[in-house]
Model confidence (mean pLDDT): 84 of 100.
A computed fold for a 94-nucleotide RNA from Firmicutes bacterium UBA5473, annotated as THF (Tetrahydrofolate) riboswitch aptamer.
Taxonomically the source falls in Bacillota (Bacteria, Bacillati).
The sequence was found by an Rfam model in a public genome assembly.

RNA sequence: GGCAGAGUAGAUGCUGUGCGUUAAGUGGCAGAGGAUGGGAAGUUGCCUCUGCACGAAGGGCUUACGCCCGCGGUACAGUAUCGCAUCCGCUGUC
Numbered sequence: 001g002g003c004a005g006a007g008u009a010g011a012u013g014c015u016g017u018g019c020g021u022u023a024a025g026u027g028g029c030a031g032a033g034g035a036u037g038g039g040a041a042g043u044u045g046c047c048u049c050u051g052c053a054c055g056a057a058g059g060g061c062u063u064a065c066g067c068c069c070g071c072g073g074u075a076c077a078g079u080a081u082c083g084c085a086u087c088c089g090c091u092g093u094c
Stems, first nucleotide, its partner, number of pairs: 001094005010082009019072003028052007038088003042084001058069004
């Protein structure tokens, strides 16, 4: 120097435990901030907060509490698959 590989945030499926169904959450728009392969840096991807708009599937038993079955483009964890475009590195090989 050439070739190959490992490795992120996250995404999807499955499983479990929850939350809501007296509507939060998810998703949309705008603004601000944050993190993001081993290091630096970074957005078109991700997260948080604020505001705005929009918006739902409930049913059975019970006096009630509550239980069960559903529903939510629902939260978290585990698992499988996929997985950084820049520069410098790491491993193997020639």